[in-house]
Annotation: Model confidence (mean pLDDT): 87 of 100. A computed fold for a 329-nucleotide part of an RNA from Croceitalea dokdonensis DOKDO 023, annotated as large-subunit ribosomal RNA, domain IV.
Context: one part of a larger RNA
RNA sequence: UCAUGGCUAAGGAACUAGGCAAAAUAGACCCGUAACUUCGGGAGAAGGGUCGCCCCCCUUUGGGGGGGCCGCAGUGAAGAGGUCCAGGCGACUGUUUAUCAAAAACACAGGGCUAUGCCAAUUCGAAAGAAGACGUAUAUGGCCUGACACCUGCCCGGUGCCGGAAGGUUAAAGGGAGAUGUUAUCCGUAAGGUGAAGCAUUGAACUGAAGCCCCGGUAAACGGCGGCCGUAACUAUAACGGUCCUAAGGUAGCGAAAUUCCUUGUCGGGUAAGUUCCGACCUGCACGAAUGGUGCAACGAUCUGGACACUGUCUCGGCCAUGAGCUCG
Numbered sequence: 001u002c003a004u005g006g007c008u009a010a011g012g013a014a015c016u017a018g019g020c021a022a023a024a025u026a027g028a029c030c031c032g033u034a035a036c037u038u039c040g041g042g043a044g045a046a047g048g049g050u051c052g053c054c055c056c057c058c059u060u061u062g063g064g065g066g067g068g069c070c071g072c073a074g075u076g077a078a079g080a081g082g083u084c085c086a087g088g089c090g091a092c093u094g095u096u097u098a099u100c101a102a103a104a105a106c107a108c109a110g111g112g113c114u115a116u117g118c119c120a121a122u123u124c125g126a127a128a129g130a131a132g133a134c135g136u137a138u139a140u141g142g143c144c145u146g147a148c149a150c151c152u153g154c155c156c157g158g159u160g161c162c163g164g165a166a167g168g169u170u171a172a173a174g175g176g177a178g179a180u181g182u183u184a185u186c187c188g189u190a191a192g193g194u195g196a197a198g199c200a201u202u203g204a205a206c207u208g209a210a211g212c213c214c215c216g217g218u219a220a221a222c223g224g225c226g227g228c229c230g231u232a233a234c235u236a237u238a239a240c241g242g243u244c245c246u247a248a249g250g251u252a253g254c255g256a257a258a259u260u261c262c263u264u265g266u267c268g269g270g271u272a273a274g275u276u277c278c279g280a281c282c283u284g285c286a287c288g289a290a291u292g293g294u295g296c297a298a299c300g301a302u303c304u305g306g307a308c309a310c311u312g313u314c315u316c317g318g319c320c321a322u323g324a325g326c327u328c329g
Stems, first nucleotide, its partner, number of pairs: 001324008010315002014313001019310001027051005036041001038147001052069007070074001082308007089300002094106002110145007122131003148295004153225003158222002160218005167213003173207002178202005186193002226244005253287001254284001265281005
């Protein structure tokens, strides 16, 4: 010096990103126990008291009552919740990155949409076959949401899905008008020309399904949910009016928020002093309703702010023990 323990005057979080670490609390019995609440909880809430030994009495032998004794200390050593207030998120118990993340992530009961009538849909396989299921729509698969309470607004123009089949477009195939090559014949002195049938190569019209176009539906399908100008007898603001655009222009609720750039917004609370926190306001850069909205008791090795208790975290250090290291030997 380091590591691990023990003690420490006065103060008591002034430490620090943060009470990290440490200290404190702790058992049993008795008393007592708030807001809130889904009436179960919250709750061991909080807070307070008693506890040893000896004698006597009572006793259902568990214990109860009375009297006395000792110590600083009687759950006499060890082992054995710190507590409270407020807020965010997730309802909860669970699950997860074996080996840097345990969470607000995943799951969840509950809710919804959708597919599927059984040789089911779906999945694996080339097939046979198998899972689904020796099940049968109160079932099984897929997707989303995520207890509970109150709710879940408007838009089907785009994309998707479902339904429709009149019209347009459209493949293979059918069809074969026509065209081209070849040449027996014929013409020609020759060069060459003409050119049937057959064969070969092409090939128009026309017929021709689904799909697409088209017509409807559908948002707890993917998604989307405006701008400018004016106006009230102080001012300010605009219930009101005008105009442009749109498929429709954001409803309820919430809101500087896990979302707010400007921003340490403004006001209030808490502090002597508060970029955090809590309550409001609304000017929402860029909340918003199952990509769920807003609440919410209980729960959480969760996150944030505060308080009490407690302390070597600190003011600010010191001492001791054990081990390691170093020096000497």
Source information
Its Rfam family is "Bacterial large subunit ribosomal RNA". Rfam links the family to the GO terms ribosome and structural constituent of ribosome. The sequence was found in a public genome assembly. The source organism's lineage runs through Bacteria, Bacteroidota, Flavobacteriales, Croceitalea and Croceitalea dokdonensis.